[in-house]
RNA sequence: GAGAAAUUAGCUCAAUUGGUAGAGUUACCGCUUUACACGCGGUGGGUUAAGUGUUCAAUUCACUUAUUUCUU
Numbered sequence: 001g002a003g004a005a006a007u008u009a010g011c012u013c014a015a016u017u018g019g020u021a022g023a024g025u026u027a028c029c030g031c032u033u034u035a036c037a038c039g040c041g042g043u044g045g046g047u048u049a050a051g052u053g054u055u056c057a058a059u060u061c062a063c064u065u066a067u068u069u070c071u072u
Base pairs, nucleotide, nucleotide: 001072002071003070004069005068006067007066010025011024012023013022019056027043028042029041030040031039049065050064051063052062053061
């Protein structure tokens, strides 16, 4: 230099070919315990990497940019 893949919650990851963004874990609260842990229940936490475009509607489609990884 060329090609390919990835980017979503603090962390690890979903979202079935466009239709209101979820799970586990973490944090906080409550129950339980003499107390802690485990367990159970609940709550919070998001500009879906950034921008532009297409569309009634974009995590999803197109283009550009950034970062990371792999191949050559």

Predicted 3D model of a 72-nucleotide RNA (transfer RNA) from Leptogium corticola. Rfam family: tRNA. Its family is annotated with triplet codon-amino acid adaptor activity in the Gene Ontology. A source record names the gene trnV. RNAcentral holds the sequence, with entries from ENA. Lineage of the source: Eukaryota > saccharomyceta > leotiomyceta > Lecanoromycetidae > Leptogium. The coordinates come from a structure-prediction model, not an experiment, and the mean pLDDT is 82.